RNA sequence: UCCCAGGUAGCUCAGUGGUAGAGCAAUUGGCUGUUAACCAAUGGGUCGCCGGUUCGAAUCCGGCCCUGGGAG
Numbered sequence: 001u002c003c004c005a006g007g008u009a010g011c012u013c014a015g016u017g018g019u020a021g022a023g024c025a026a027u028u029g030g031c032u033g034u035u036a037a038c039c040a041a042u043g044g045g046u047c048g049c050c051g052g053u054u055c056g057a058a059u060c061c062g063g064c065c066c067u068g069g070g071a072g
Stems, first nucleotide, its partner, number of pairs: 001071007010024004018055001026042005048064005
């Protein structure tokens, strides 16, 4: 320098044009002599950044940044 994959909640990930979700974690409550486990509820997101297309973009297109892998 070139090619490929990826970047979404604290973590691991889903979501392939129409109100952003799950599990775990956290907080609160219940249960228990206490803790753990279990049950219920709640909070938490500029969807890597900047533009473009579109009535509408996490999603499609372009550029850039970062991570991993490959080629030279």
Predicted 3D model of a 72-nucleotide RNA (transfer RNA) from a Patescibacteria group bacterium. Rfam family: tRNA. The family's RNA type in Rfam is transfer RNA. Rfam links the family to the GO term triplet codon-amino acid adaptor activity. The sequence was found in a public genome assembly.